[in-house]
């Protein structure tokens, strides 16, 4: 220096919930909020998970289907803060 790897310092993000907008939902953005994350920075490739406007199926409340979501589901890929055992 690099890789493990995570003590201690600086620090970061922001669960649930709440107000607003956006969307058919799922969600997502802002702000407010701190459960809690050493990647809880970033990517939808791979599984999984949600949701079902259109479609299909059906007499029907009904089912199926993602081109539509979740990186705080896990794997992967990428970056990148610190330096104790």
């Nucleotide at each position: 220096u690099u890789u493990g790897c995570g003590a201690a310092a600086u620090g970061g993000c922001a669960c649930a919930c709440u107000u607003a907008u956006c969307g058919a939902a799922a969600g997502a953005u802002a702000a407010g909020g701190u459960c809690g994350c050493a990647a809880a920075g970033c990517c939808a490739c791979g599984g999984g998970c949600c949701u079902a406007a259109g479609g299909c199926g059906g007499g029907a409340u009904c089912g199926c289907u993602a081109g539509g979501g979740c990186a705080g589901c896990c794997g992967g890929g990428u970056u990148g803060c610190c330096g104790a055992a």